[in-house]
RNA sequence: ACUGCAAGCUGCGCUAUCGUUCUUCGCCUUUGGCGAAGGAAGGAAAGUCCGGACAGCACAGGGCAACGCACCACCUAACGGGUGGGUAUCCGCCCCUGGCGGAUAACAGAAAGUGCCACAGAAAAUAACUGCCGAUCAUGCACUGCAUGAGGUGAGGGUGAAAAUGUAGGGUAAGAGCCUACGGGGAUUGCUGGUAACAGCAAUCCGGGGUAAACCUUGCGUGCUGAAAUGCCAAAUAUACCAGUGCCAGAGGGCGGCCCGCCCGAGCUGGGUGGGUAGGCAGAUAGAGCUAGCCAGCGAUGGCUAUCCCAGAUAAAUGAUAGCACUUUUGCGCAAGCAGAAGACAGAAUCCGGCUUACAGGCUUGCAGUAUUU
RNA sequence: GGCCUCGUAGUACAAUGGAUAGUAUAAGGGUCUCCGAAGCCCUGGAUCCGCGUUCGAUUCGCGGCGAGGCUA
Numbered sequence: 001a002c003u004g005c006a007a008g009c010u011g012c013g014c015u016a017u018c019g020u021u022c023u024u025c026g027c028c029u030u031u032g033g034c035g036a037a038g039g040a041a042g043g044a045a046a047g048u049c050c051g052g053a054c055a056g057c058a059c060a061g062g063g064c065a066a067c068g069c070a071c072c073a074c075c076u077a078a079c080g081g082g083u084g085g086g087u088a089u090c091c092g093c094c095c096c097u098g099g100c101g102g103a104u105a106a107c108a109g110a111a112a113g114u115g116c117c118a119c120a121g122a123a124a125a126u127a128a129c130u131g132c133c134g135a136u137c138a139u140g141c142a143c144u145g146c147a148u149g150a151g152g153u154g155a156g157g158g159u160g161a162a163a164a165u166g167u168a169g170g171g172u173a174a175g176a177g178c179c180u181a182c183g184g185g186g187a188u189u190g191c192u193g194g195u196a197a198c199a200g201c202a203a204u205c206c207g208g209g210g211u212a213a214a215c216c217u218u219g220c221g222u223g224c225u226g227a228a229a230u231g232c233c234a235a236a237u238a239u240a241c242c243a244g245u246g247c248c249a250g251a252g253g254g255c256g257g258c259c260c261g262c263c264c265g266a267g268c269u270g271g272g273u274g275g276g277u278a279g280g281c282a283g284a285u286a287g288a289g290c291u292a293g294c295c296a297g298c299g300a301u302g303g304c305u306a307u308c309c310c311a312g313a314u315a316a317a318u319g320a321u322a323g324c325a326c327u328u329u330u331g332c333g334c335a336a337g338c339a340g341a342a343g344a345c346a347g348a349a350u351c352c353g354g355c356u357u358a359c360a361g362g363c364u365u366g367c368a369g370u371a372u373u374u
Numbered sequence: 375g376g377c378c379u380c381g382u383a384g385u386a387c388a389a390u391g392g393a394u395a396g397u398a399u400a401a402g403g404g405u406c407u408c409c410g411a412a413g414c415c416c417u418g419g420a421u422c423c424g425c426g427u428u429c430g431a432u433u434c435g436c437g438g439c440g441a442g443g444c445u446a
Base pairs, nucleotide, nucleotide: 001370002369003368004367005366006365007364008363009362010361013324014323015322016321017320018319020040021039022038023037024036025035026034027033028032042345046356047355049354050353051352052351053350054226055225056224057223061260062259063258064257066222067221068220069219070218071085072084073083074082075081086107087105088104089103090102091101092100093099094098108217109216113215114214115211116210117209129157130156131153132152133151136150137149138148139147140146141145165183166182167181168180169179170178185206186205187204188203189202190201191200192199193198230282231281232280233279241271242270243269244268245267252264253263254262289308291306292305293304294303295302296301326343327342328341329340330339331338332337375445376444377443378442379441380440381439384399385398386397387396392429401417402416403415404414405413422438423437424436425435426434
């Protein structure tokens, strides 16, 4: 210097003309028009996946269900988000019984119970096909023996994603954690360090396959619905007919997960004919706000001071044209240069904090590789 | 704006987490026929995309893409 990966930041400037929308001011012929000044998309405004603010309804009590989360501490309005740490697995390096660095983790429980584990294999969890044994019992031959059966056994065998703790010795009829030693794994208790998860050490005990992104269990938590919520103003109004069901032995409603329970009590449900309205204001833009500095903290983040006001549309405004500049690229040209093309993803809709996804180009930092020089 | 459901051959549908994803029809080829149709035989063709859980995924989980429906 180039290439690749990761993280963070950024995400096309100026001028002129013509337009759109909002606010303020002024003028006029005042449900409006004209003029001036000022504001006018994003890092994701997206997906609507989480969490809140806010609003309405519910909120005497009991039970059941449903849903969400799941190592620890902290941050935060809150979170399934973030920061820091622990543990496990994988990878790389080194001075290799170990240490360091990086990546990933839906990381409670399979020793509460139920289910499932295709094919292969003896067996997929109360294991027994082949094999080994004949100590014990029975029968027969027979007479310290042999055979058969009952039975004992779980070592050897190969299969499979997965096979019942590895090695050595003892032990036995044959064997087996049946016993012992060492190794490895797990559980409990105690001590030490740490806020904790956890780590280290010691003692005792265990031998029990996997799967909870299968049902489930344990612990913790959750009222329901979402701005088409909701409040106000204005406008408008008419139900023919049919079917079902009910009128105190009671439909339906309050009660919006369901049941009990409590309260109200004559209509309710479906089909269908015809008629009316379909406008406006608030919610709604000053906020967990922007920028800068200082302080606390490893960090996420928090505090203080100063400064600023920074979209508010409603069928939906934020644009178009021309010129110059920037980056990339194509053609012509020895070169200077000339001509052309392209500049991403995408666009507010009550607001905010996250996550996820999309994204041309540029800048910074770190790591790896290649080449050159010293 | 909000909420819900679904995605399998060209089309309509199946498939407890288990062998090479099945059926009908359509398409192509053959047979039959003078020719065509019907019939018979054969063939090709798909789990929307990606990542994970699992020995194993159409199925389970997450993210994306697409389609449909409800709601004043």